[in-house]
Context: one part of a larger RNA
C1' cells in the first nucleotide's frame, strides 16, 4: 500500500420490510446430470452452466456409430509428362456412392503454342484432431457500481503519501465551501435514438369537418380543416415565487405548463477482477493424423429411460366452463411469396385464382360487453394417454413431423422445507406478429398492442456494493 474481520461510522440497491403473482406438489414441453447404448457427437457447471451455443437434429444439417467406397483427394495454387476429351443421354450391377457398356465428342492460331478437360507423377491439400493454462478477436460478471489515474509542486531515507481526505450536497469523484496543493485525462452527465405536447412544410396509396352525389362502401366529385404519415423547428432551464440552508451548492412546497426537477424507455459498460468462457463462428503459435483423425455414400444415433435437478406451458374451476350475438389494436411480413371472392369438406384442408414488389392487395385480434345454460360434483372442470379414420409438407413421416375429426377421459381439489419476479401503464392477465424455416417438436426467443392493480412504516436484521476509519500473525 492492499486484502480480510461473526470491528466501527455514513450511504445505496425489489437487499430486507409492506404488498401482488408465482416456483417447489400434478400432467406435459424443454435443457442438464446419471444410467443405458454400436453411437446416444461436442462445448457450457456456484453466483456469472442447465428453453445456454442451437434464429428451428426425419435425409441434409452432423461433428457420433455401423457398413460400403476413394487416396493429389469433395474444393485451392503451381510444375513436369503423355493425351483429346469432359459433360450429357440410354442400358446393366448396386442400398447409394460408384463401377461398366453403348452413343455422342473439343476450341483459337499460319506455325510455335495457348484455352478447357480428364490421366500419371511431384510440391501440397485436408482435419468440428489436442492445447482457451501459448494467443488474437469477441463475450459474461462485479456493475451503469462511481470509481481509476496522470503532470508539476510539496512531504517521506524509502515503499509511498498528498491531490482523491474534511464540512455540506447529489443518482453520480455531481456541485459548493475549506485545505500544500494547482491543474488535467478516462469514466458520470450532456451530445444520439424513441416516446409524451405544439407549430410550419407536404397531401397519396392515408384522412372526411362543411358542400354535392350515391349502388350506402370515403365509393365518386371535391376539400387541406381533423387523424395520420415524415422532415424541420419550438418546448423543461430549478427559468419564476415562498420557505430552509453558510450570502453557497442544494433541499421542501407552489404557480404556469402536454410534460418538473435525470419527464419515461433505449443505445452507451472507465481502470481492473475471475489463468472466467470460446482453438466447434473466425483467425492463429506449437503438437498430432496423412490409403486416414482426410473425403463420399446408405442406414442408424443426437429423440434411449429405474431415477435426480433447473426453466416453462396447461390446469385444479363459478371473478368459471359451454353456446349464441356484438365491438375495439399495434407492430411486423409478403414474388421459389402473401393470397381475396366463390365453391367442396364436420374440420384440418382442397379447387380456384382477382389483387399486390404493397400507407393501394393479402394476413388481421382475444380477453372485454350483452343474452342463455350449467349449480359445486373429479363435474358440461381439467385435458394426459390410447384407438380408428384423415389432411398437409417433403425423394422419404417406421425409428422420429405438425394438424383435423370421432371415440377414450389419467393425474390434479391450490401444493412441505425452501425459494423467485415485480415500485406504474409496472406486476398480473388477454391475444397478435416475426426470425430461423420445405415442414415442424415454438409452450422457446425477440417484439407489439388490449385490460390493468396492491404496497413501501422504515433501514434493526439477510444478501450485494461504495466511502472513511480501526485491528491484522495474510500478500
Nucleotide at each position: 500500500u492492499g486484502u480480510c474481520g461473526g470491528g466501527g461510522g455514513c450511504u445505496c440497491g425489489c437487499a430486507c420490510a409492506a404488498g401482488c403473482a408465482g416456483u417447489g406438489g400434478a400432467g406435459c414441453a424443454u435443457g442438464u446430470g446419471g444410467u443405458u447404448u454400436a453411437a446416444u457427437u461436442c462445448g457450457a457447471u456456484g453466483g456469472u452452466a442447465c428453453a445456454c451455443g442451437a434464429a428451428g437434429a426425419a435425409c441434409c444439417u452432423u461433428a457420433c456409430c455401423c457398413a460400403g467406397a476413394c487416396u493429389u483427394g469433395a474444393a485451392a495454387u503451381g510444375c513436369a509428362g503423355g493425351g483429346g476429351a469432359c459433360a450429357g443421354u440410354g442400358g446393366c450391377a448396386g442400398a447409394a456412392a460408384u463401377g461398366u457398356c453403348a452413343u455422342c465428342u473439343u476450341c483459337c492460331g499460319a506455325a510455335a503454342g495457348g484455352a478447357c478437360c480428364g490421366c500419371u507423377g511431384c510440391a501440397c491439400a485436408g482435419g468440428u484432431g489436442c492445447u482457451g493454462c501459448a494467443u488474437g478477436g469477441c463475450u459474461g460478471u462485479c456493475g451503469u457500481c462511481a470509481g481509476c489515474u496522470c503532470g508539476u509542486g510539496c512531504c517521506g531515507u524509502g515503499a509511498g503519501g498528498u491531490g482523491u481526505u474534511g464540512g455540506g450536497u447529489u443518482a453520480a469523484g455531481u456541485c459548493c465551501c475549506g485545505c500544500a496543493a494547482c491543474g488535467a485525462g478516462c469514466g458520470c452527465a450532456a451530445c444520439c435514438c424513441u416516446u409524451a405536447u405544439c407549430a410550419u412544410u407536404a397531401g397519396u396509396u392515408g384522412c372526411c369537418a362543411a358542400c354535392a352525389u350515391u349502388u350506402u362502401a370515403g365509393g365518386u366529385g371535391g376539400g387541406a380543416a381533423c387523424u395520420c404519415u415524415a422532415a424541420u423547428g419550438a418546448g423543461a432551464c430549478u427559468g419564476c415565487c415562498u420557505g430552509g440552508g453558510u450570502u453557497a451548492a442544494c433541499c421542501a412546497g407552489g404557480a404556469g405548463g402536454a410534460a418538473g426537477g435525470u419527464g419515461g424507455g433505449g443505445a452507451u459498460g472507465a481502470g481492473g477482477u475471475c489463468a472466467a468462457g470460446u482453438c466447434c463462428g473466425c483467425a492463429u503459435g506449437g503438437c498430432c493424423c496423412u490409403u486416414a483423425u482426410g473425403u463420399c455414400u446408405g442406414g442408424g444415433g443426437c429423440c434411449a429411460c429405474a431415477c435426480a435437478c433447473g426453466u416453462g406451458c396447461u390446469a385444479c374451476a363459478a371473478u368459471g366452463g359451454c353456446c349464441g350475438g356484438u365491438a375495439c389494436a399495434a407492430a411486423a411480413g409478403g414474388c421459389a411469396g402473401c393470397a381475396a371472392a366463390a365453391c367442396c369438406g364436420u374440420a384440418a384442408g382442397g379447387u380456384g385464382g382477382a389483387g399486390c414488389a404493397a400507407a393501394u392487395c393479402c394476413c388481421u385480434a382475444a380477453a372485454a360487453c350483452c343474452g342463455g345454460u350449467c349449480u359445486c360434483a373429479g363435474u358440461u372442470c381439467a385435458g394426459a394417454u390410447u384407438g380408428u379414420a384423415g389432411u398437409c409438407u417433403g425423394c422419404a413421416a417406421c425409428u422420429c413431423g405438425a394438424c383435423u375429426a370421432c371415440a377414450u377421459g389419467a393425474a390434479g381439489u391450490u401444493g412441505g422445507a425452501a425459494u423467485u419476479g415485480c415500485u406504474a401503464g409496472u406486476a398480473a392477465u388477454g391475444g397478435c406478429g416475426u426470425g430461423u424455416c420445405a415442414g415442424c417438436u415454438a409452450u422457446a426467443g425477440c417484439g407489439c398492442c388490449g385490460u390493468g392493480a396492491a404496497u413501501a412504516c422504515g433501514u434493526u436484521c439477510u444478501c450485494g456494493a461504495g466511502c472513511c476509519u480501526u485491528g491484522u500473525a495474510c500478500a
A computed fold for a 475-nucleotide part of an RNA from a Chlamydiota bacterium, annotated as small-subunit ribosomal RNA, 3' major domain. RNAcentral holds the full RNA, with entries from ENA. NCBI's taxonomy places the organism under Bacteria, Pseudomonadati, Chlamydiota. The prediction has a mean pLDDT of 82.